[in-house]
RNA sequence: AUCAGUGAAAAGCAAACCCGCCGAAAGACGGGGACGCAAAGCCAGGGGCCUAAGGCGUGAUCGCUAUGGCAGCCGGUUGCCGCU
Numbered sequence: 001a002u003c004a005g006u007g008a009a010a011a012g013c014a015a016a017c018c019c020g021c022c023g024a025a026a027g028a029c030g031g032g033g034a035c036g037c038a039a040a041g042c043c044a045g046g047g048g049c050c051u052a053a054g055g056c057g058u059g060a061u062c063g064c065u066a067u068g069g070c071a072g073c074c075g076g077u078u079g080c081c082g083c084u
Stems, first nucleotide, its partner, number of pairs: 005081001007083001012037002017032004022027001035072001041077003046074002048070003054065004
């Protein structure tokens, strides 16, 4: 330096749920908490998924729609450690 990383060490993240808080919602953020994670870092101008305030349609409580979200779905991209 490269490859591999089932399990181990160092360092790290933190699902559900609870409290607070923002939001129309999806969901985000802070605190607690750990189901898990070798990228559970970053990217929402690739695919996919969620929501539908506003808008459009409708007889309608219904349908469509992202300018709102999800990176812990796939993908792209950068990178730490280091037994063997």
This is a predicted structure of an 84-nucleotide RNA (c-di-GMP-I riboswitch aptamer).
It matches the Rfam family "c-di-GMP-I riboswitch aptamer". Its family is annotated with cyclic-di-GMP binding in the Gene Ontology.
The model forms 95% of the base pairs in the Rfam consensus.
It was read from a public genome assembly, where an Rfam model found it.
Model confidence (mean pLDDT): 82 of 100.